Predicted 3D model of RNase P RNA and transfer RNA as a complex of 448 nucleotides.

RNA sequence: CGAGAGGAACAGGCGGCCGCUCCUCGCCUCCGGGCGGGGGGAGGAAAGUCCGACCUCCACAGGGCAGGGUGCUGGGUAACUCCCAGGGGUCGCGAGGCCACGGAAAGUGCAACAGAGAGUAGACCGCCUCGGUCCGGCGACGGGCCGGGGCAAGGGUGAAACGGUGCGGUAAGAGCGCACCAGCGGCGGGGGUGACUCCGUCGGCUCGGCAAACCCCACCCGGAGAAAGACCGAAUAGGGGAGGAUGAUCCGGCCCGGAUCGCUCGGACUCCCGGGUAGGUCGUUCGAGGCCGUCCGCGAGGACGGUCCCAGAUCAAUGGUCGCCACCCGCUUCGGCGGGGACAGAAGUCGGCUUACGGGCCUCUCGGGGA
RNA sequence: GCGCCCGUAGCUCAACUGGAUAGAGCGGCGGAUUUCUAAUCCGCAGGUCGAGGGUUCGAGUCCUUCCGGGCGUGCCA
Numbered sequence: 001c002g003a004g005a006g007g008a009a010c011a012g013g014c015g016g017c018c019g020c021u022c023c024u025c026g027c028c029u030c031c032g033g034g035c036g037g038g039g040g041g042a043g044g045a046a047a048g049u050c051c052g053a054c055c056u057c058c059a060c061a062g063g064g065c066a067g068g069g070u071g072c073u074g075g076g077u078a079a080c081u082c083c084c085a086g087g088g089g090u091c092g093c094g095a096g097g098c099c100a101c102g103g104a105a106a107g108u109g110c111a112a113c114a115g116a117g118a119g120u121a122g123a124c125c126g127c128c129u130c131g132g133u134c135c136g137g138c139g140a141c142g143g144g145c146c147g148g149g150g151c152a153a154g155g156g157u158g159a160a161a162c163g164g165u166g167c168g169g170u171a172a173g174a175g176c177g178c179a180c181c182a183g184c185g186g187c188g189g190g191g192g193u194g195a196c197u198c199c200g201u202c203g204g205c206u207c208g209g210c211a212a213a214c215c216c217c218a219c220c221c222g223g224a225g226a227a228a229g230a231c232c233g234a235a236u237a238g239g240g241g242a243g244g245a246u247g248a249u250c251c252g253g254c255c256c257g258g259a260u261c262g263c264u265c266g267g268a269c270u271c272c273c274g275g276g277u278a279g280g281u282c283g284u285u286c287g288a289g290g291c292c293g294u295c296c297g298c299g300a301g302g303a304c305g306g307u308c309c310c311a312g313a314u315c316a317a318u319g320g321u322c323g324c325c326a327c328c329c330g331c332u333u334c335g336g337c338g339g340g341g342a343c344a345g346a347a348g349u350c351g352g353c354u355u356a357c358g359g360g361c362c363u364c365u366c367g368g369g370g371a
Numbered sequence: 372g373c374g375c376c377c378g379u380a381g382c383u384c385a386a387c388u389g390g391a392u393a394g395a396g397c398g399g400c401g402g403a404u405u406u407c408u409a410a411u412c413c414g415c416a417g418g419u420c421g422a423g424g425g426u427u428c429g430a431g432u433c434c435u436u437c438c439g440g441g442c443g444u445g446c447c448a
Stems, first nucleotide, its partner, number of pairs: 001367007010358001012325007020041009043343001047354002050352005055225004067221005072086005087101001088099004102216002107214002109210002124155002126151011163181006182206002184203008229282004239273005247261005289308008327340005372444007381397004390428001399415005421437005
């Protein structure tokens, strides 16, 4: 310098002016609020809503079936499908990455095309042999055709064909026998908490793949979700109760008064009670909380001590503008000038995962070059 | 918030238990027929199967992560 691998952080800074929202203190108030001082105000993903919880309501004797999820071992955690460490497998020269990593010698099933045969399968070419027949040859024997049988070494098909190499053996062959190697299983022993691993010995045992096919095994799982849920509660119209005797017409300018009719099977009105709605308050921002230190642990993390309070809106605040500096890009007469700022934005709260995204830093690997 | 479904040619839809060139109709293009057009007949082209990763010998189909679209449902009115 080039190509990679892993990790921890950051998410422009400072100042002026003008705003928004929440908390708190003081003053004023026409009780609606206003003014002033102080303080807080987005994220690493606030996102997707994919997992796990807290919380709340509903349901609930116990057990089973169905359904769903998880799936090497040990640990961490409130819990997890997450994280850490380890084992095994696999990819990479390597740093390292990835793994739904229980069971295929329980059962059922699947494997197109090609191929003889696709699962206790199979014989197309081939190798060997027997019988018949024909041809050649003096003969030994060789060859063709037809039929029967043996074999699976070689060829060929396929993603995959019932261990590999060698020697023996045989008519030809074959774990048919033997030696070594690979795998599997049984037994014994060593190491490890364990997954697993190492060694010895026995058995010719060689048994294939797919369970992100059905299934089997082990373990886990009640449902709904802040529009959860709790409280306060108008106006109007309904509901219940109590009180309640007046109204219309005529006489009359009007009141009082008088007459007639109607009503008490309770109108209007007043008061009280109750349910629901609009609306409001809580839930709801102090929490498995942050930061620092010590100790324990390989690590994830844990224990103890100290310290801090750190967004809380509800049509929805967290902003705008100017200047300087830093960074990047372009131009440059090296004085400067112009332009730019990723992904994205809380809404009950946490722990994870996944996805989107900017530039820089640290450590490591491989290759090349130089001193 | 919760639950569910869909995405295949320009358009509307198929594709069986995963199986090898992914089909059909309409549309498009070329030819025939006709004086010309329509209709009809013949032929042809056209596909990242929404995107990435995985399982498998093999994926449109199975699993998973994203992207886009649609439907249902709870309270109250």

Rfam match: Bacterial RNase P class A.